[in-house]
RNA sequence: CCGUGCUAGAUGGGGAGUUGGUGGUGCCCUGUACCCGAAAUCCUCCUUAAUGCGGGAUCGAAUUCCUACCCAAGGUCUCUUUUAUGUGGGGUCUGGUCUGUAUCCAAAGUGUUGACGAUCGGGUCCUGCGCAACGGGAACUUCUGAACCGUGUCAGGUCCUGACGGAAGCAGCACUAAGGAAGACCUCCCGUGUGCCGUAGGGUCACCCGGUUUGAGCGGCGGAUGCAGUGCCCGCCUGGGUAAAAGAGAUCGACGGUAGGUGCACGG
Numbered sequence: 001c002c003g004u005g006c007u008a009g010a011u012g013g014g015g016a017g018u019u020g021g022u023g024g025u026g027c028c029c030u031g032u033a034c035c036c037g038a039a040a041u042c043c044u045c046c047u048u049a050a051u052g053c054g055g056g057a058u059c060g061a062a063u064u065c066c067u068a069c070c071c072a073a074g075g076u077c078u079c080u081u082u083u084a085u086g087u088g089g090g091g092u093c094u095g096g097u098c099u100g101u102a103u104c105c106a107a108a109g110u111g112u113u114g115a116c117g118a119u120c121g122g123g124u125c126c127u128g129c130g131c132a133a134c135g136g137g138a139a140c141u142u143c144u145g146a147a148c149c150g151u152g153u154c155a156g157g158u159c160c161u162g163a164c165g166g167a168a169g170c171a172g173c174a175c176u177a178a179g180g181a182a183g184a185c186c187u188c189c190c191g192u193g194u195g196c197c198g199u200a201g202g203g204u205c206a207c208c209c210g211g212u213u214u215g216a217g218c219g220g221c222g223g224a225u226g227c228a229g230u231g232c233c234c235g236c237c238u239g240g241g242u243a244a245a246a247g248a249g250a251u252c253g254a255c256g257g258u259a260g261g262u263g264c265a266c267g268g
Base pairs, nucleotide, nucleotide: 001268002267003266004265005264006263009059010058011057012030013029014028015027020046021045023043024042034056035055036054037053065261066260067259068258069257070256074252075251076250077249078248079247080246081245082244083243084242085241087239088238089237090236093235095234096233098229099228100227101226102225103224104223105222109218110217117213118212119211120210121209122208123207124206125202126201127200128199129198130197131195132194133192134191135190136189137188138187140183141182142181143180144179150175151174152173153172158167159166160165
């Protein structure tokens, strides 16, 4: 130096999370690097430590193992800035909105067929009396209406009488009482959330009508400015969140690269 057979070892790794802690299943990033079984209300391990557990297979001393350094995907943490989003507070914020007020502008409409105003009168309003209306009742008119206890007339029949003639009186008929029904006008009584009614008073801020007078505006949809307020609805100020991006720092770090290190046995 080469060949053969073994052993150590290798057959993915990392991040966050979980855990008292270390690993694993699960999630994420890389990447292709055995198989089977269990594993998140978890599975195995342990105290100055802790690898994965159980079973099996392949490679195997170097491009594959170990160490150091470089590079760097990616993850995590902290701070700053910006943006977006949601949230707490503030009216001593006179910013918007909203409200009131002052001064102006001012639409529709209306006005010399006379605006606004002034004045007089009247009405709407209140009270008393009266009237009407409405409602109720009474009276009144007509009809109906009494077995007997209403009237008149009383057939038959009854009673009195020698006779003449009388008496009482049922039914019927007629007329009525109580009662019932109908009814237009007239009359009387009572009542009232009725009244383009009458009369006598009262009242008069407002509204309406009319007369007289005066002579050109009245009106104010909407708007501007000022002042004063309301108020966290919007803006503004302020506190602390969430998410993303950028920057800075820290931490871990796959793949890759560089350098170095590392067995045993036998044979040639």
The RNA shown here (Bacterial large signal recognition particle RNA) has 268 nucleotides and comes from a soil metagenome. Its Rfam family is "Bacterial large signal recognition particle RNA". Its family is annotated with signal recognition particle, plasma membrane targeting and SRP-dependent cotranslational protein targeting to membrane, signal sequence recognition in the Gene Ontology. Of the family's consensus pairs, 93% are formed in the model.